RNA sequence: UUAUCAAGAGCAGCCGAGUGAACAGGCACGUUGAAGCUGCAGCAACCUGCAAUAUGUAAGGUGCUAAUACCUGCGGCUGAGCCGAAUGAUGA
Numbered sequence: 001u002u003a004u005c006a007a008g009a010g011c012a013g014c015c016g017a018g019u020g021a022a023c024a025g026g027c028a029c030g031u032u033g034a035a036g037c038u039g040c041a042g043c044a045a046c047c048u049g050c051a052a053u054a055u056g057u058a059a060g061g062u063g064c065u066a067a068u069a070c071c072u073g074c075g076g077c078u079g080a081g082c083c084g085a086a087u088g089a090u091g092a
Stems, first nucleotide, its partner, number of pairs: 001092005010040005018029003023073004041065003045062003048058004069087001074084004
């Protein structure tokens, strides 16, 4: 810079109090041990492979595996809501 971000996917060991990108307001998760690290497993977003483009399939490379990027904050429509941007994440 560009594409996508409402789907999908967990167990165990260590550790010990916070975590959910930043800041704020909420809300939720967490000693029935979260987050983090490690192991194996899984998912299939992008690249890659195989199929003919959409799409399907495989799982090699990154990635990912609570809740719409958890919701909102900035702008527009004035409208509880919707749309757009900004910021962030991932791939190339």